[in-house]
Molecule: SAM riboswitch aptamer (S box leader)
Organism: Hymenobacter ginkgonis
RNA sequence: CACUUAUCAAGAAAGGCGGAGGGACAGGCCCUAUGAUGCCUUAGCAACCAGCAGCAAUGCGAAGGUGCUAAUUCCUGUUCUGAAACGCGGUUCCGGCCAAGUUUCAGGAGAAGAUAAGUC
Repeated sequence: CACUUAUCAAGAAAGGCGGAGGGACAGGCCCUAUGAUGCCUUAGCAACCAGCAGCAAUGCGAAGGUGCUAAUUCCUGUUCUGAAACGCGGUUCCGGCCAAGUUUCAGGAGAAGAUAAGUC
């Protein structure tokens, strides 16, 4: 790097260094000289693996291996369903009816990404 499985609506910040970008990608929308991203220290959150108890389901704890500590994975990106508005076009007994499609909203599934554990 690739593949498999699980999770992603909760949670958790201060200081130092250093100086301009950052939030994966695209669009949006945000953060940022009241100092971002990054690195270091300390603190904290969580509990995937490991540990302990248990036949198991599950539970306990956190000084072990990771991870995380702006915004739901910040939102949307593909598709399906429902609602509303508009509507190419068709039809009409002129009252309407059907209707590709577009936009917005709500919900479901997915894609992508992140993390963990495992496999080659």